[in-house]
RNA sequence: CAACGUUCUCAGGGCGGGGUGAAACUCCCCACCGGCGGUAAUUGCGUGAAAGGCGCAUAGCCCGCGAGCGCUUGCUGUUCACAACGGCAAGGUCAGCAGACCCGGUGCGAUCCCGGGGCCGACGGUAUAGUCCGGAUGAAAGAGGACGGGA
Repeated sequence: CAACGUUCUCAGGGCGGGGUGAAACUCCCCACCGGCGGUAAUUGCGUGAAAGGCGCAUAGCCCGCGAGCGCUUGCUGUUCACAACGGCAAGGUCAGCAGACCCGGUGCGAUCCCGGGGCCGACGGUAUAGUCCGGAUGAAAGAGGACGGGA
């Protein structure tokens, strides 16, 4: 101290009020929330004598990733057989759902700044759920530490 290996720890927030109703934290009106990596013209902090110097932080809807569902594959049950359907396991290649932003301003330059208006949020359960309950004391993008390793 860069790659690489082993291992450990950590790794998600939010329904408060009113209405309707037999029943709604699920509908309607108002509210509330924003995982991980990247990008930084703004802002904050630090540093510097100072710089349009440097470092760190700063986007739900810009680029990508994750969980979940789907999908695919294998095994298996039902069948004379196939199909279809069910169960179990694996994959993370596929990308289907993959979710969602515009207008104005400033400026050389902004979907990240300022102003305004909008939009999005797996599956199962239940009066229709981003906010409740459940799989989940799970998994994981990744973050940090220790040891090895290397120069």
FMN riboswitch aptamer (RFN element) from Noviherbaspirillum cavernae, 151 nucleotides, folded computationally.
The source organism's lineage runs through Bacteria, Pseudomonadati, Betaproteobacteria, Burkholderiales and Noviherbaspirillum.
The RNAcentral record of the sequence draws on Rfam.